Background
Predicted 3D model of a 692-nucleotide part of an RNA (large-subunit ribosomal RNA, domain II) from an Elusimicrobiaceae bacterium. The organism belongs to Elusimicrobiaceae, within Bacteria. The full RNA is in RNAcentral, with records from ENA. Rfam family: Bacterial large subunit ribosomal RNA. Rfam links the family to the GO terms ribosome and structural constituent of ribosome.
Context: one part of a larger RNA
């Protein structure tokens, strides 16, 4: 990892409910006994008890009424019949209660051959080095002290074997090893090492103390046992078809990943004539817009009271003046979720028509759900971020499969009973990959725009419009002039058109500024403005507006057309034709449902079958219906050594679970029908056991 087998809603009591049976104002017996073949199974006693026949009221108590009141013609239960005992099923409680699965608790015992730490006997520690105190002795001192030299051997003492230990590396990591090896390192007469033998035991030991260690197991050891401890948790839970078919919400919760009881979903059984939708009527709003009359903010004007500043005065409560600030107030102009003189569309409530749809509304039995989620639209938070968060109404997904967005829950078409080598469309498309147009017309685009993105910025280039200049010559382009008064005045070291204040006149002029730039120390020089000559048809300025172009920078390798490739196969308009889905349509077939017609059975309540006609048939939690299969039991039929069962191989049947037939194999069982009872269905549980 693969195969086989094994493997999960049971039993039992009590209650409720559908279904079905018996008996019915009644139903029924329980423990025990009898008889039978044994205590089971079967018949028969057994009436204690139990439910129902009457309710009410807290009771006493009354009673088809009864309680409340002082009391009603008030109000609450009632009264005008239906039980009850099995049964199969569904569900509830208590029990392990669909299954496996802790960590854990708590008693009872079992360990000190590992390891801690004591006790009690015993053992071990090559060799070399240091050389305390004592002594000796010599010097030396009034005597001590004190120096020296010999001696001697002392030490948790140094070096360094055996021994013990383990500081840093590398190896090693399905190891040679469940803690090891190599090298380097510590101690190595001492709190020192070590053999035997012994004490200390689980909330207890023992610890030179790490919560260490107590047999590879320690913040409470191991084994049994309370025990199937409990698990609001994960995870599994096994044949097959039909019909419906959800919800991720409120509210409450030591509550939030879990309940409860409402919602929404199933089935039954009743009763209604409606229920969405759609027209009509008639309502109530303060939302969107808008508005400024109210509140409240806000731009500019005017207006004055006040304020500030100056001057007149020695001052002043005085007077005048002001490019100052200015409340109220008047004019323009706006703002507003918590403003409103207004005010929709919708929506939402009544009525009245339509509308029969798996429509309502009661009652009853089963549930599931309670993490949502996307995208569109109205809002709150956020940064008018987020595949972000909270609500609304909405649509999908969730529970939806087809086609289209290259791939792509939630975006566009569109809701898949089954069949067909048929049509017709929808989203979206029609050179090749790839099914259909290399369409048709008219026009842009030049940029691979198409095929990513802003503020800006730009004689790109089509289109509309305004304007201004111009055959009395316009724009460019050449030719030529661009002068004087003057070096305008000031200022300066110098200012001559040109550093830099003032001021900008007159004159010859076709025309020329007291000068547009470069230039110089200043001057020069070059230039423009302006003016004629040449030339000979437009030439400039703005606005709208389509396309387009720079602003544009990312790490494997082109990377934002899906790809090839495209100048249409790119973009606007228009049009015609084809493609395209499990939509639709055609034909045929199977269901479920209603309704009608009809055969048959019938407890007369219906059940079951055939046609015929309309409307369904997509699905997770779920609900609810039919069913196939597998073992055992009863009856009944039958099959088998002329070969059961199991196995294999197979082109048959059946809407499915499945069932047959035939040939091999195989060597004694087996089956069908009807009824009943379950250890009755596996592919998943890091399931278990075995094998590969």
């Nucleotide at each position: 990892u693969c195969c086989a087998g094994c493997g999960a809603g049971u039993u039992a009591a009590u209650g409720g409910g559908c279904c079905g049976a018996g008996c019915a104002a009644g139903g029924u017996u329980a423990a025990g006994g009898a008889c039978c073949a044994g205590a089971c199974a079967g018949u028969c006693c057994g009436g204690a008890g139990c439910c129902g026949u009457a309710g009410u009221g807290a009771a006493a108590g009354c009673g088809a009424g009864c309680a409340u009141g002082a009391a009603a013609u008030a109000u609450g239960c009632g009264a005008u019949u239906a039980g009850u005992u099995c049964g199969u099923u569904c569900c509830a409680u208590u029990a392990g209660a669909c299954c496996c699965g802790a960590a854990g608790c708590c008693a009872a015992g079992u360990g000190a051959u590992c390891u801690a730490a004591c006790c009690c006997u015993g053992u071990c520690c090559a060799g070399g080095a240091u050389g305390a105190a004592g002594c000796u002795u010599g010097c030396g001192u009034a005597a001590c002290a004190g120096c020296g030299a010999g001696u001697g051997a002392a030490g948790g003492u140094c070096c360094g074997g055996a021994g013990u230990g383990u500081u840093g590396a590398a190896c090693g990591u399905u190891g040679a090893a469940a803690a090891g090896u190599u090298c380097c390192u510590a101690c190595a007469u001492g709190a020192g090492g070590u053999g035997g033998g012994g004490u200390u035991a689980g909330g207890g030991g023992u610890g030179a103390a790490a919560g260490g260690c107590c047999a590879a197991u320690c913040g409470a050891a191991c084994u049994u046992g309370g025990u199937g401890a409990u698990a609001g948790c994960u995870g599994g839970u096994u044949c097959u078809c039909c019909u419906c078919g959800a919800a991720a919400u409120a509210g409450c919760u030591u509550u939030a990943g879990g309940g409860c009881u409402a919602g929404c979903g199933u089935u039954g059984u009743a009763a209604u004539u409606u229920a969405a939708c759609c027209c009509g009527c008639g309502g109530g709003g303060g939302u969107a817009g808008a508005g400024c009359a109210c509140u409240g903010g806000u731009a500019g004007a005017u207006c004055u009271a006040g304020g500030g500043g100056a001057a007149g005065c020695a001052a002043c409560c005085c007077u005048u003046c002001u490019u100052c600030c200015g409340a109220c107030g008047u004019c323009u102009g706006u703002c507003a979720a918590a403003c409103u003189c207004c005010g929709a569309a919708u929506a939402c409530c009544g009525c009245g028509g339509c509308g029969a749809a798996u429509a309502u509304u009661a009652c009853a039995g089963c549930a599931g759900u309670c993490a949502g989620u996307u995208c569109g639209u109205g809002a709150g938070g956020g940064a008018u971020a987020a595949g972000c968060u909270u609500c609304a109404c909405g649509u999908g997904c969730a529970a939806a499969a087809g086609g289209g967005a290259a791939a792509c829950a939630g975006c566009c078409c569109a809701g898949a009973c089954c069949g067909u080598c048929a049509a017709u469309u929808u989203a979206g498309g029609u050179c090749c990959c790839a099914a259909a147009a290399u369409g048709u017309a008219u026009a842009c685009u030049a940029a691979g725009u198409g095929g990513u993105a802003a503020a800006g910025g730009a004689u790109g280039u089509g289109g509309a419009u305004u304007u201004a200049c111009u055959u009395a010559a316009a724009c460019a382009g050449c030719u030529a002039g661009g002068a004087g008064g003057u070096u305008g005045g000031c200022u300066u070291a110098g200012a001559a058109g040109c550093a830099g204040c003032c001021a900008u006149c007159c004159u010859u002029u076709g025309a020329a500024g007291a000068g547009u730039g470069c230039g110089u120390a200043a001057u020069a020089g070059c230039u423009c403005a302006c003016u004629a000559g040449u030339c000979g048809a437009g030439u400039g300025a703005a606005u709208c507006u389509g396309c387009g172009c720079c602003g544009a920078a990312g790490a494997u390798g082109a990377c934002u057309c899906g790809g090839g490739g495209c100048u249409a196969a790119g973009u606007a308009u228009a049009c015609u034709a084809c493609c395209g889905a499990a939509a639709u349509u055609a034909c045929g077939g199977a269901u479920u449902g209603c309704a009608a017609a009809u055969u048959g059975a019938u407890u007369c309540g219906u059940c079951a079958g055939u046609u015929u006609g309309c409307a369904g048939u997509g699905g997770u939690a779920g609900a609810g219906g039919a069913g196939c299969g597998u073992u055992a039991u009863u009856a009944a039929c039958g099959c088998a050594g002329c070969g059961a069962a199991g196995g294999u191989a197979u082109a048959c049947c059946g809407u499915a679970a499945g069932g047959a037939g035939u040939g091999c194999u195989g060597g004694a069982g087996c089956g069908u029908u009807a009824a009943u009872a379950a250890g009755u269905g596996a592919g998943a549980a890091u399931g278990c056991u075995g094998g590969a």